[in-house]
RNA sequence: GGCCGAAUAGCUCAGCCUGGGAGAGCGCUUGACUGAAGAUCAAGUUGUCCCCGGUUCAAAUCCGGGUUCGGCCA
Numbered sequence: 001g002g003c004c005g006a007a008u009a010g011c012u013c014a015g016c017c018u019g020g021g022a023g024a025g026c027g028c029u030u031g032a033c034u035g036a037a038g039a040u041c042a043a044g045u046u047g048u049c050c051c052c053g054g055u056u057c058a059a060a061u062c063c064g065g066g067u068u069c070g071g072c073c074a
Stems, first nucleotide, its partner, number of pairs: 001073007010026004020057001027045006050066005
């Protein structure tokens, strides 16, 4: 230098192909239970979907450019 993949909640990830409600598990908070804790149950909590621009009535999703990380080739 070229090619491929990844970036979404505190963490691990799904959703992207096929545009329209942002989600799951874990975690955290409060309460119940317990001598206390764990487990369990109930309620609650969590977002600039990496950045910029474009297309569209509408973009996490499509298009262009860029950044960071990983891999392959040279």